[in-house]
Context: one part of a larger RNA
Molecule: large-subunit ribosomal RNA, domain VI
Organism: Dehalococcoidales bacterium
RNA sequence: CGUCGAUGCGUGAGGGGAAAGGGCCCCUAGUACGAGAGGAACAGGGCCUUGGAGCCACUAGUCCACCAGUUGUCCGACAGGGCAUUUGCUGGGCCGCCACGCUCUAAGGAAUAAAAGCUGAAAGCAUCUAAGCUUGAACUCCACCCUAAGACGACGCAUCAUAGGACGCUUAUAAAAGAUAAGUUUGAUAGGAUCGGGGUGUAAGUACCAAGGGAGCAAUCUCGAGGUAUUCAGCCCGCGAUUACUAACUGUCCGUCUGCCGG
Numbered sequence: 001c002g003u004c005g006a007u008g009c010g011u012g013a014g015g016g017g018a019a020a021g022g023g024c025c026c027c028u029a030g031u032a033c034g035a036g037a038g039g040a041a042c043a044g045g046g047c048c049u050u051g052g053a054g055c056c057a058c059u060a061g062u063c064c065a066c067c068a069g070u071u072g073u074c075c076g077a078c079a080g081g082g083c084a085u086u087u088g089c090u091g092g093g094c095c096g097c098c099a100c101g102c103u104c105u106a107a108g109g110a111a112u113a114a115a116a117g118c119u120g121a122a123a124g125c126a127u128c129u130a131a132g133c134u135u136g137a138a139c140u141c142c143a144c145c146c147u148a149a150g151a152c153g154a155c156g157c158a159u160c161a162u163a164g165g166a167c168g169c170u171u172a173u174a175a176a177a178g179a180u181a182a183g184u185u186u187g188a189u190a191g192g193a194u195c196g197g198g199g200u201g202u203a204a205g206u207a208c209c210a211a212g213g214g215a216g217c218a219a220u221c222u223c224g225a226g227g228u229a230u231u232c233a234g235c236c237c238g239c240g241a242u243u244a245c246u247a248a249c250u251g252u253c254c255g256u257c258u259g260c261c262g263g
Base pairs, nucleotide, nucleotide: 001150005160006159007158008157009156010155014147015146016145017144020050021049022048023047024046025045026044033038051105052104053103054102055101059099061097062096066092067091068090069089070088071084072083073082074081075080094238108142109141110140115135116134117133118132164254165253166252167251168184169183170182171181172180189247190246191245192243193242194241195240196239197237198236199235200234205230206229207228208227209226212223213222214221215220
């Protein structure tokens, strides 16, 4: 841009796929078969493995969100921080992402190959073949998954038609940009707040205790790592719920069978 305006739901010509491959055990059955020795199969069931697809309740990993410990140095000391690999090191770690974790990977149909046959002439017989017909493979096609009406043969159904869409803005289940999806005050879309649920592991300050050091003849005074209590604290959260407090404003444009006007 087209499909004679839209919204929603479909059809599926065509295209892509390997989505499955392999193995073991039980049973069939010590059966068929076989003198015996030995010794199957169809059907059915269970499991393992390689691959494929998906997921994160569990387990594990990661987690430069976060919390704590700690060394050196700097900000005069405390507190709180900077730097030490663009995490200083160490111990944890939710969400998320993931595998070492979990789930699925079913069943069937059609036409055939080799082959096995039926009927059957040429050729009074015979013959699976010449006409005709029945079976028959991890192959092929369908089935299954994805895509798909630019399938110019441009499809169908329902509904609407001053319909619908875009821009703008808040965003994520989406994402390189577009797109997609959720919203835009008739609102829980994001942020904030509150609560819940979590991570770390008991904050600072204060009070008390205190190894040890200093001063002092002594009584005593002073410094003090650390401990206890306040404190299941403090700090923090990409999670959930609730709540319009903040921001999604005000708007603009495109477009519209029919109808009206004009050419």